[in-house]
RNA sequence: GCCCGAAUAGCUCAGCGGUAGAGCACCUUCUUGGUAAGAAGGGGGUCAAGAGUUCAAUUCUCUUUUCGGGCU
Repeated sequence: GCCCGAAUAGCUCAGCGGUAGAGCACCUUCUUGGUAAGAAGGGGGUCAAGAGUUCAAUUCUCUUUUCGGGCU
């Protein structure tokens, strides 16, 4: 230099045009003599950035950034 993949909640990951979700973590309450475990409820997201297509974009297209891999 060229090619491929990834970027979504604090962490690990789904979602691949039509209201953004799960598990764990966090907070509150219950339970206990207390802790852990358990039960119920709750909060938390400019979907890496910018532009384009579309009635509508996390999703499709282009560019950029970061990370990983391959080729030379």
Transfer RNA from Candidatus Woesebacteria bacterium UBA925, 72 nucleotides, folded computationally. It matches the Rfam family "tRNA".